[in-house]
Molecule: Lysine riboswitch aptamer
RNA sequence: AUACAAGGUAGAGGCGCGUGAUUCAUCAGUAGCCGCGGGAAGGAGAUGCGUGAUCCGUUGAACCGCUGUGAAAGGGGAAAACGCCGAAGUGCAGAUCGUCGCAGCAUCUGUGCUGGGCAUGCCGUGAAUAACGGUAUGACUGUCACCUGAGGGUGGAGUGCUAUCGCUAAU
Numbered sequence: 001a002u003a004c005a006a007g008g009u010a011g012a013g014g015c016g017c018g019u020g021a022u023u024c025a026u027c028a029g030u031a032g033c034c035g036c037g038g039g040a041a042g043g044a045g046a047u048g049c050g051u052g053a054u055c056c057g058u059u060g061a062a063c064c065g066c067u068g069u070g071a072a073a074g075g076g077g078a079a080a081a082c083g084c085c086g087a088a089g090u091g092c093a094g095a096u097c098g099u100c101g102c103a104g105c106a107u108c109u110g111u112g113c114u115g116g117g118c119a120u121g122c123c124g125u126g127a128a129u130a131a132c133g134g135u136a137u138g139a140c141u142g143u144c145a146c147c148u149g150a151g152g153g154u155g156g157a158g159u160g161c162u163a164u165c166g167c168u169a170a171u
Base pairs, nucleotide, nucleotide: 007165008164009163010162011161014085016084017083018082019081022078023077024076032069033068035066036065037064038063042056043055044054047103048102049101050100088114089113090112091111092110093109094108095107096106115141116140118138119137120136121135122134123133124132125131143156144155145154146153147152
C1' cells in the first nucleotide's frame, strides 16, 4: 500500500411491518332485565367444560309464548399519530399470571419456519359471506449469484443485500 474475518455504524425493498387516539359495522333485536300467561324443579357467575364451595329457587328454577327495554366480551374495517426494515408473523416446548379445577386468553424464555406484499383453491380457527393462520399454485416485487450483445432467463435466501468503519501510526 492492497485485500479482508469477527464485529460496529448507516441504509434500501413497498398494496412493507408493528403499535394506535378516535370512529364504523358485526356480534344482535341475541344474552340479560321489567310485566303477563303457561310450566313444576332446578338454576347462576357476560371464554368454554367440569363441578367443590357459595348464592338464587315451591313466596315458583329451567324452559316455552307474548309485550316492552336492550347490551358486552372475543373477532374485524377505516384511521390522526408513533415506533420501525427480523420490521414482524407463526408452529412447538417450558415458565409465570390468573382459576375451585382443567383448558383457553395474556406475558416471558428457548427453539424451528417465513425476503416482501397480492390473488386463487383447499384445510383449520371463527357467529360469520369478516378476518386470521397453515398449505399449494400463479403472476408481481427488492436483492445477490450465474448465463446473455441486449431484452431477458435460471437459481438462492434476511445468518441475505448496499455503503462505510474495522488489528497500525501520529497528536